[in-house]
RNA sequence: UCCUUAUCAAGAGCCAGGGGAGGAAAUUGGUCCUGUGAUCCUGCGGCAACCUGUUAUUUUCUUAAUUGAAGAUAAUAAGGUGCUAAUUCCAACAGACGUAUAGUCUGGAAGAUGAGGG
Numbered sequence: 001u002c003c004u005u006a007u008c009a010a011g012a013g014c015c016a017g018g019g020g021a022g023g024a025a026a027u028u029g030g031u032c033c034u035g036u037g038a039u040c041c042u043g044c045g046g047c048a049a050c051c052u053g054u055u056a057u058u059u060u061c062u063u064a065a066u067u068g069a070a071g072a073u074a075a076u077a078a079g080g081u082g083c084u085a086a087u088u089c090c091a092a093c094a095g096a097c098g099u100a101u102a103g104u105c106u107g108g109a110a111g112a113u114g115a116g117g118g
Stems, first nucleotide, its partner, number of pairs: 001118008013044001015043004022033003027092004045084003050080002052077010088110001093107005
């Protein structure tokens, strides 16, 4: 960097140091955050449960045997990652409802993260 797949309405910092102008992925529009110092980097704290470990229950197969294996569910830990303003901040494309250029809903696209693969 590409492919597959799952999730994306919940949750978590008025912390310390650095730094000094834009930032909320990209384009457009909207709406926000920001010299009361943001975004970002480091440290510490926190959240969550994708992978992982442990325990319990249970299903299937297996064994002389709860003997071994695989799966499911729940709890727990926080090891690998991730996250810690706003629904992925909202919309953009297609469709449904609708008198409607209002509004609501569904799907897609794009993106983010995990797991697996090339």

The prediction has a mean pLDDT of 81. This is a predicted structure of a 118-nucleotide RNA (SAM riboswitch aptamer (S box leader)) from Rossellomorea aquimaris. The source organism's lineage runs through Bacteria, Bacillota, Bacilli, Bacillaceae and Rossellomorea.